The part of an RNA shown here (small-subunit ribosomal RNA, central domain) has 346 nucleotides and comes from an uncultured bacterium.

[in-house]
Context: one part of a larger RNA
RNA sequence: UUGGGUUUAAAGGGUGCGUAGGUGGGAUAUUAAGUCAGCGGUGAAAUCUCGACGCUCAACGUCGAAAUUGCCGUUGAAACUGGUAUUCUUGAGUGUAAAUGAAGUAGGCGGAAUUCGUAGUGUAGCGGUGAAAUGCAUAGAUAUUACGAAGAACCCCGAUAGCGCAGGCAGCUUACUAAGCUACAACUGACACUGAAGCACGAAAGUGUGGGUAUCAAACAGGAUUAGAUACCCUGGUAGUCCACACAGUAAACGAUGAUUACUCGCUGUUUGCGAUACACAGCAAGCGGCUUAGCGAAAGCGUUAAGUAAUCCACCUGGGGAGUACGCCGGCAACGGUGAAACUC
Numbered sequence: 001u002u003g004g005g006u007u008u009a010a011a012g013g014g015u016g017c018g019u020a021g022g023u024g025g026g027a028u029a030u031u032a033a034g035u036c037a038g039c040g041g042u043g044a045a046a047u048c049u050c051g052a053c054g055c056u057c058a059a060c061g062u063c064g065a066a067a068u069u070g071c072c073g074u075u076g077a078a079a080c081u082g083g084u085a086u087u088c089u090u091g092a093g094u095g096u097a098a099a100u101g102a103a104g105u106a107g108g109c110g111g112a113a114u115u116c117g118u119a120g121u122g123u124a125g126c127g128g129u130g131a132a133a134u135g136c137a138u139a140g141a142u143a144u145u146a147c148g149a150a151g152a153a154c155c156c157c158g159a160u161a162g163c164g165c166a167g168g169c170a171g172c173u174u175a176c177u178a179a180g181c182u183a184c185a186a187c188u189g190a191c192a193c194u195g196a197a198g199c200a201c202g203a204a205a206g207u208g209u210g211g212g213u214a215u216c217a218a219a220c221a222g223g224a225u226u227a228g229a230u231a232c233c234c235u236g237g238u239a240g241u242c243c244a245c246a247c248a249g250u251a252a253a254c255g256a257u258g259a260u261u262a263c264u265c266g267c268u269g270u271u272u273g274c275g276a277u278a279c280a281c282a283g284c285a286a287g288c289g290g291c292u293u294a295g296c297g298a299a300a301g302c303g304u305u306a307a308g309u310a311a312u313c314c315a316c317c318u319g320g321g322g323a324g325u326a327c328g329c330c331g332g333c334a335a336c337g338g339u340g341a342a343a344c345u346c
Base pairs, nucleotide, nucleotide: 003318004317005316006315007300008299012314014201015200016199017198021194022193023192025088026087027086028085029084030083031082033081034080035077036076037075038074039073040072041071042070049065050064051063052062053061054060091191092188093187094186095184096183097182100179103177104176105175106174107173108172109171110154114150115149116148117147118146119145120144121143125136126135162169163168206247207246208245209244210243211242216240220236221235222234223233258313259312260311261310262309263308266291267290268289269288270287271286272285273284274283295302296301319346320345321344328339329338330337331336
């Protein structure tokens, strides 16, 4: 390389859009590039294979045939693939109508809690732990009442519920933006699928500048514990946590399961819409769950939301360690990220 694979053994890119490329629905006509057939040319000789023959045999040699699976030309065939033309509506998209949702962005508002401040009441403790101590407190703490300030997060509802491509999204409200779904079947008429590059988005932590800082809290300090305790526990506490703009670009970014399409028993719960209506039962579509048939699987298990049966395209794997390291290159302010070996060793 071929083959075989990628939930858990090595292996699905974090996600989307999308260029090239690859692949692609029904009908008719045409073409003849691919495809198939006939014929011609060429495909040196030796070698190889087969059949004869010659050295006493064999190796070896001689003769003949075959083969040379290829290329070129020419004459045909027209099912399939491709090209061209016309056409169709079921794929795809548009439209109309109705609902849905923590989908996004920006603004406004709200109450509880926390901490702090001021004032009142009140007096000796509070806090914390396994037990303590550090700490706070007669300069009046803790507790409690009233008022005020600030920042952050949104109890109940709340749910193997919903939305989003993924990351993710939850108080209420306004504006703007986006999405899928359902019904109708009016319009376009294959406009599709995938997607190397590329572009965009991308939790937390981190970085830069400027704000903000209530809580919590790496680092740090103290108190304990302990043989020690650079920890676990406690009291404090700075970056950070929050906002704006910019960077970074990684996660067990997980369903450890790429995207799309078709096909393949059922039962049950639930969300949204349709249809029908009487409130029941049953039906259709799109989701979200549970159990299971066939089938699959090494098993665990998966099972119309497939890990089943098939097709197209992309990504990735090829014993463990060395190593996601070194070197080089690219990116970054840096931290670091991307790409990514070998020697050696078992």
Its Rfam family is "Bacterial small subunit ribosomal RNA". Gene Ontology terms of the family: ribosome and structural constituent of ribosome.
The RNAcentral record of the full RNA draws on ENA.
The prediction has a mean pLDDT of 87.